Context: one part of a larger RNA
RNA sequence: GAGCGAACGCUGGCGGCGUGGAUUAGGCAUGCAAGUCGAACGGGUCUGGUUCGAUCGUAAGAUUGGUCCAGACUAGUGGCGAAAGGGAGAGUACAAAACAGGUAACGUACCCUGGACACCGGGACAGCCCGUCGAAAGACGGAUUAAUACCGGGCGAUGUCCCGGUCCGAAUGGACCGGGAUCAUAGGGCGGGGACCCUUCGGGGCCUGUCGGUCUGGGAGCGGCCUGUUUCCUAUCAGCUUGUUGGUGGGGUAAUGGCUCACCAAGGCGAUGACGGGUAGCCGGCCUUAGCGGGUGUUCGGCCUCACUGGGACUGAGACACUGCCCAGACUCCUACGGGAGGCUGCAGUCGAGAAUCAUUCGCAAUGCGCGCAAGCGUGACGGUGCGACGCCGCGUGCGGGAGGAAGCCCUUCGGGGUGUAAACCGCUUUUCAGGGGUAUGAAGUGCCUCCGCCGAACAAGCGGACGGCAUUGACGUCAACUCUGGAAUAAGCCACGGCUAACUUCGUGCCAGCAGCCGCGGUAAGACGAAGGUGGCGAGCGUUGCUC
Numbered sequence: 001g002a003g004c005g006a007a008c009g010c011u012g013g014c015g016g017c018g019u020g021g022a023u024u025a026g027g028c029a030u031g032c033a034a035g036u037c038g039a040a041c042g043g044g045u046c047u048g049g050u051u052c053g054a055u056c057g058u059a060a061g062a063u064u065g066g067u068c069c070a071g072a073c074u075a076g077u078g079g080c081g082a083a084a085g086g087g088a089g090a091g092u093a094c095a096a097a098a099c100a101g102g103u104a105a106c107g108u109a110c111c112c113u114g115g116a117c118a119c120c121g122g123g124a125c126a127g128c129c130c131g132u133c134g135a136a137a138g139a140c141g142g143a144u145u146a147a148u149a150c151c152g153g154g155c156g157a158u159g160u161c162c163c164g165g166u167c168c169g170a171a172u173g174g175a176c177c178g179g180g181a182u183c184a185u186a187g188g189g190c191g192g193g194g195a196c197c198c199u200u201c202g203g204g205g206c207c208u209g210u211c212g213g214u215c216u217g218g219g220a221g222c223g224g225c226c227u228g229u230u231u232c233c234u235a236u237c238a239g240c241u242u243g244u245u246g247g248u249g250g251g252g253u254a255a256u257g258g259c260u261c262a263c264c265a266a267g268g269c270g271a272u273g274a275c276g277g278g279u280a281g282c283c284g285g286c287c288u289u290a291g292c293g294g295g296u297g298u299u300c301g302g303c304c305u306c307a308c309u310g311g312g313a314c315u316g317a318g319a320c321a322c323u324g325c326c327c328a329g330a331c332u333c334c335u336a337c338g339g340g341a342g343g344c345u346g347c348a349g350u351c352g353a354g355a356a357u358c359a360u361u362c363g364c365a366a367u368g369c370g371c372g373c374a375a376g377c378g379u380g381a382c383g384g385u386g387c388g389a390c391g392c393c394g395c396g397u398g399c400g401g402g403a404g405g406a407a408g409c410c411c412u413u414c415g416g417g418g419u420g421u422a423a424a425c426c427g428c429u430u431u432u433c434a435g436g437g438g439u440a441u442g443a444a445g446u447g448c449c450u451c452c453g454c455c456g457a458a459c460a461a462g463c464g465g466a467c468g469g470c471a472u473u474g475a476c477g478u479c480a481a482c483u484c485u486g487g488a489a490u491a492a493g494c495c496a497c498g499g500c501u502a503a504c505u506u507c508g509u510g511c512c513a514g515c516a517g518c519c520g521c522g523g524u525a526a527g528a529c530g531a532a533g534g535u536g537g538c539g540a541g542c543g544u545u546g547c548u549c
Stems, first nucleotide, its partner, number of pairs: 001549004006545005013395006019388002026351003030348003035080003040077002043074007051066006087306003098229006106223003111219007119153004129142005159182010188211006196205003232278003239269003244266008281303004285296004308329005331342004359385001361384003367381001368379004398428004408419004433486005442476001445472005450466005493538005498519003504533005514521002
C1' cells in the first nucleotide's frame, strides 16, 4: 500500500447492488417448512332434482322415510412423491473430491423411441357398524365390503438360465444359430357414438378417442464400482500388519473384490516416511503480488459427509433415510403413576456463551419441483419487502455576488494580524425531501368461442395448431420512471499537526498527570501531555484493534 463474513470509538442525509451466527454440531416455547390424485376404490356428510309412500292439515302446504340421478367436500384403502429441494462442516489426511481413463464386473422410477401382450378365476383387509381395555397415547375382538390393493391357474419371446455348434477376442469372455427350461399384467378409468346384439329401459356388449398396465430392445439423463496423477504439520512417532498379503472353493451383492467364511501358502507395507500423533471438509475460486510465490476456501456453483448420541435393518427404482421405523443412552415434557410424547445442523424466533451477526414479515404473480388428463393444489425452494454505513458504487448537504474586511474568539512587538468572502445582506436555481397526480416492464399462460389439421362411420368426443375474438391471472405496489405545488428550506463529521509524515501558536501542567507504531516526549517558557485558536488530511464517513499478502 492492498484486502476482510469483521469488531470497537466518535459521527451519520438519500439511493442502487451485494452481504449478515465465523463462538456452543449448546439447549429449544410457538407457528409454518411435503404433499397430491374423487378420471384407481367402496363408503360417509351436505345440497339440488326425480319418484313412491307415511303423518298433520278443509286446502295451500309442512314434516319425515325410501328409490334413482347430479354436484360439492372428504376420513380410509390404493397410486405417485416424500432418497428432490433446504441446512450445517461435527467427522474425514492413501479418505473423498478434482483431472484423466476403465467397467468383457453393474443398476436405473419418471422421460424419449420401437416390439409383443393384457385369457380364466379366487379369497381377504381397512373404512363404516357392534363390543372391550385405557386418563391419554393408543390397542384388541367380532361382523361386513370395493379396487389400477392381494393371490392362484393359463398363454408366453428378440428377455433370463442351461446344453450343443460356428466365429471373434490378450482374457475369466463376447456375437450369431439350434434345442430345452423359466418369468408378467389393470381388456381398467374417463369421454363420444351410426349400424348390429342383449336389456330389469338405468344401461351393457361392440366400435372409437385419450390417460394408464405387463414383458422386452434401444436412447437420454442419473448413479454404483475400479485404476492412475496430485493434495497440511510432526522422526522428541521407525518399524507396522493376522482377514493381515495371495490362492482354491462356498456365500453375498445390481456388480468386481478378504466384502464374508472354510482350507492352503507366508506373505504385504516402510526414510520416495509405513504405523502413530496433531490439524483440516475438498475444489471452481477469492485476497495479495510486476511475476514467481504466499495466504485462504464466507457468499455463488460442483462434490463429499452429517441430521439429539451410538447401533440396526425395513420399504422402495433409489436410503441404511433431517421434519420414516426399531433398540440402547443422555436430556426435556405430559400423566389419573399404570404409562406415554419429543428431536430447528429447514424459515422466522428464544435462552445461553460471545468482541460479534437481522423479521416469530408478504406472496405462490414469476422461475423451478411434486401430484393430477386438466382446471388446479402444495411448496419458509424461490420471488419480494424489512433491519444493520457490514461492503462496493452513485448523489446530495447549494450556486453567484458581497468589506467600511462587522461582532465574537485567538495571537500581538499594542501599531496590528488571523479566523475571512467565511458570516450577515442581495440575487438565483432546483436535487434528495414532504404532499398530490401518475403509467409501464416483470404475463408467459389459462378458460370459452370461431377456424384449420389428425383420428374416426361421424359435421361426435378427443388431440394438435392459429397472425383470430372475448374474458381473466402481480406478492412487490400507496412501486420505479414521469409530473404538479412549496421553499435554501431537511443534511458534516472524524483523525492528525516533534521526525518518519502534509499541517503551529498561546495557556495549563511541572519526570506529576499523561502520550507513544519506531526514535522517543514530560523534572517551570513542552510545536510531542491537556485545552483553545489556527492549520493539514480524508469525508457520510473517519480513526483504532485483529488477521493475510
Molecule: small-subunit ribosomal RNA, 5' domain
Organism: Acidobacteriota bacterium